Overview
A computed fold for a 264-nucleotide part of an RNA from a metagenome, annotated as large-subunit ribosomal RNA, domain VI. Rfam family: Bacterial large subunit ribosomal RNA. Rfam links the family to the GO terms structural constituent of ribosome and ribosome.

[in-house]
Context: one part of a larger RNA
């Protein structure tokens, strides 16, 4: 901006696009074949493997804003106690999330019309012929199915529901005011994101921070007391704490704007 008046919601599906895949054991059956060696079609089951989509409950990486040890040195007058610099200085755990090397699923069945090719019936040609009328069967291929995108498909899809159709000029077309559903701008945030979008909130409120409680992570804090000549241990799952979960208005979503309707 367009769909012949503005919205919301749900929707059809022209078109497009993804898939589309192998193997080995096993029954059948050491069976049909074949002197034997040997070995099957057809059709059934079970697993694998690669590729794909998803997905963190488990196994695990990773966690630069968690906890914990720890050298080196500077600081806070000094002990002890922090804290800044060293690749997050280094090391050992690790929440969320992301994530695979963890999981879960798939590619299953079908249909139609055909290629090669196999046929029926059949003359032209008294015969023969799948073919000339006429007909059947038959591919991982081709259309359907199946998964996903989709109404700018301008030949512009449909259904339901909301709003009203007020004033000024103007003969008229038509401008112009002023609002209705309704969207938006702004603020608070998001497992959504480059922006934008999109999704949740916006005091009739749990959006997000803070606080209270829990999960979890860390691994016996400090300071003090005993105790050992010290180093250190005892008292003590204590003390700290990021994304999880619950509650709670303490803070922060103030105030307030804008756009928006009917032609022939």
């Nucleotide at each position: 901006c367009g769909g012949a008046a503005g919205a919301a919601a749900c929707u059809u599906g022209a078109g497009g696009g993804g898939u589309u895949c192998u193997a080995a054991u096993u029954c059948u059956a050491g069976u049909a074949c074949g002197a034997g060696a040997g070995g099957a079609c057809c059709g059934g089951a079970u697993u694998a493997g690669a590729c794909g989509c998803a997905u963190u409950u488990c196994u695990g990486g990773u966690g630069u804003g968690g906890c914990a040890g720890u050298u080196g040195u500077c600081u806070u007058u000094u002990c002890a106690a922090a804290g800044g610099c060293a690749u997050c200085g280094c090391u050992g755990c690790g929440u969320a999330g992301c994530c695979a090397u963890g999981u879960g699923c798939g590619g299953a069945a079908g249909a139609g019309a055909u290629a090669a090719g196999c046929g029926c019936u059949g003359a032209a040609a008294g015969c023969a012929u799948c073919u000339a009328a006429g007909u059947g069967c038959c591919a991982a291929g081709c259309u359907c199915a199946u998964c996903c995108c989709a109404a700018g498909a301008u030949a512009a899809u449909g259904u339901u529901u909301c709003u009203u159709a007020g004033g000024a000029c103007g003969c008229a077309a038509g401008u112009c005011c002023a609002u209705a559903a309704a969207c938006a701008u702004c603020c608070c945030g998001g497992c959504a994101g480059a922006c934008u979008a999109c999704c949740g909130g916006g005091u009739u409120g749990a959006u997000a921070g803070g606080c209270c409680a829990g999960g979890c992570a860390u691994g016996u804090a400090a300071a003090c007391g005993c105790u050992g000549u010290g180093a250190g241990g005892c008292g003590u799952g204590u003390g700290u704490g990021u994304a999880c979960u619950g509650g709670u208005a303490c803070u922060a979503a103030u105030g307030a704007u804008g756009u928006g309707u009917a032609g022939c």